RNA sequence: GCACCUAUAGCUCAAUUGGAUAGAGUAACGCACUACGAAUGCGCAGGUUGGGGGUUCGAGUCCCUCUAGGUGCA
Numbered sequence: 001g002c003a004c005c006u007a008u009a010g011c012u013c014a015a016u017u018g019g020a021u022a023g024a025g026u027a028a029c030g031c032a033c034u035a036c037g038a039a040u041g042c043g044c045a046g047g048u049u050g051g052g053g054g055u056u057c058g059a060g061u062c063c064c065u066c067u068a069g070g071u072g073c074a
Stems, first nucleotide, its partner, number of pairs: 001073007010026004019057001029043004050066005
């Protein structure tokens, strides 16, 4: 330099060949339980889907560009 892959909650990951309100586990917080904790049960909160632009009635998903990380080739 070229090609490809990845980026979604604090962390690890889903999300049906573009469709209904973006979910799960775990962590955090609250309550119950306990002498106190742990474990367990219940509840609650947490998201600019990496940034920007475009297509579409509708984008996490498609297109362009940038950023970061990874793989291969030279």
Annotation: This is a predicted structure of a 74-nucleotide RNA (transfer RNA) from a Clostridiales bacterium. It was read from a public genome assembly. The prediction has a mean pLDDT of 81. It matches the Rfam family "tRNA". By type it is a transfer RNA.